[in-house]
RNA sequence: AAAGUAGUCCAGGCGAUCGCCGGAAAUCAGAAAAUUCCGGAGGAAAGUCCGAACACCAUAGGGCAGGGUGCUCCGUAACACGGAGUCGUGGUAACACGAAGGAAAGUGCCACAGAAAAUAUACCGCUUCGUCGCGAGACGGAGUAAGGGUGAAAAGGUGCGGUAAGAGCGCACCAGUUCCUCGGGUGACUGGGGAAGCUUGGUAAACCCCACCCGGUGCAAAACCAAAUAGAGAAGCGUUUGAGGGCUGCCCGUCCGAGCUUCCGGGUAGGUUGCAAGAGAUAGUGGGCAACCAGUAUCCAUAGAUGAAUGAUCGCUACCUGUAUUUGAGGUAACUUAAUACAGGAACAGAAUUCGGCUUACGGACUACUUUAACC
Numbered sequence: 001a002a003a004g005u006a007g008u009c010c011a012g013g014c015g016a017u018c019g020c021c022g023g024a025a026a027u028c029a030g031a032a033a034a035u036u037c038c039g040g041a042g043g044a045a046a047g048u049c050c051g052a053a054c055a056c057c058a059u060a061g062g063g064c065a066g067g068g069u070g071c072u073c074c075g076u077a078a079c080a081c082g083g084a085g086u087c088g089u090g091g092u093a094a095c096a097c098g099a100a101g102g103a104a105a106g107u108g109c110c111a112c113a114g115a116a117a118a119u120a121u122a123c124c125g126c127u128u129c130g131u132c133g134c135g136a137g138a139c140g141g142a143g144u145a146a147g148g149g150u151g152a153a154a155a156g157g158u159g160c161g162g163u164a165a166g167a168g169c170g171c172a173c174c175a176g177u178u179c180c181u182c183g184g185g186u187g188a189c190u191g192g193g194g195a196a197g198c199u200u201g202g203u204a205a206a207c208c209c210c211a212c213c214c215g216g217u218g219c220a221a222a223a224c225c226a227a228a229u230a231g232a233g234a235a236g237c238g239u240u241u242g243a244g245g246g247c248u249g250c251c252c253g254u255c256c257g258a259g260c261u262u263c264c265g266g267g268u269a270g271g272u273u274g275c276a277a278g279a280g281a282u283a284g285u286g287g288g289c290a291a292c293c294a295g296u297a298u299c300c301a302u303a304g305a306u307g308a309a310u311g312a313u314c315g316c317u318a319c320c321u322g323u324a325u326u327u328g329a330g331g332u333a334a335c336u337u338a339a340u341a342c343a344g345g346a347a348c349a350g351a352a353u354u355c356g357g358c359u360u361a362c363g364g365a366c367u368a369c370u371u372u373a374a375c376c
Base pairs, nucleotide, nucleotide: 001372002371003370004369005368006367007366008365009364010363012317013316014315015314016313017312018311020040021039022038023037024036025035042348046359047358049357050356051355052354053353054218055217056216057215066214067213068212069211070210071085072084073083074082075081086100087098088097089096090095101209102208106207107206108203109202110201123148124147125144126143127142128141129140130139131138132137156174157173158172159171160170161169175199176198177196178195179194180193181192182191183190184189222273223272224271225270231264233263234262235261236260237259244256245255246254247253280299281298282297283296285294286293287292319345320344321343322342323341324340325339326338328337329336330335
């Protein structure tokens, strides 16, 4: 320098003017308006994919069914999440990825090709026997699985012996399996020694088996206040000894006239709570490889709206890009760099009960590491 790998951080700043939402203060009998002050989105607020808190419903306990998870240990309130590892795969490497229990419990499936796709089998070939034939050879029986051929995959591999030809049939080495055993590790696992010819195809994102976990609905949960409407509720008054109502400002008068009043109950509209002090934030300390945990100090009324506010304009300034200028600096030059001027740029995105994760979208800066090449 190029190409990569892993991670961390930021999400421009200040001011002025005009607005929006919420709260407080003072004013007022009270309310509204206006005034002053304070507060007002994110790393993902998103997708709503997991796990919880919380609320209500269900629930003695256990089982079946159904669903989920699936290497190990640790972390956590919990998780399908995270950390550290193991094994496997990919990469020269940094590193990344893995639905990573069981196929020797049972059942099923394995296209095409091929003799055969799992109780092995025989197309060519090899060997031998029989018959026929002068012979070459043909036909038939038996043996074989070494060789050829098919396939994604072929019944351990290589060699020697052995045999009629062959074959773990025997032996040596190699690979695996099971069992025994000695070490390392909490464990997954791993290093070594020995025995047995034991050699067993793949598929569980097919059924299934094993281990562990799981009740349902979601803040439109739910609780409270409470216009309206329904009431078989209770008490009182009243029905010609006329309650109550219309005409009226009141009385009288006149007309209508069997109900009227209060309480209770209920819970629609609407309102309040839930709803912002919490698995909280920041900075040290201690423990741990880490995730994380413990403890100390400080901070917190501070977004809590409900068709839903958090914005706009201007100025200065920081950053990036391009162009131009300079008797700036370096260089033979290309060019690099500095200053100034002008123009442009600045992503993804918008809380709605709250947290922990995951996933997806997206602009920039920085750090560490790896490989290759050149030079010292």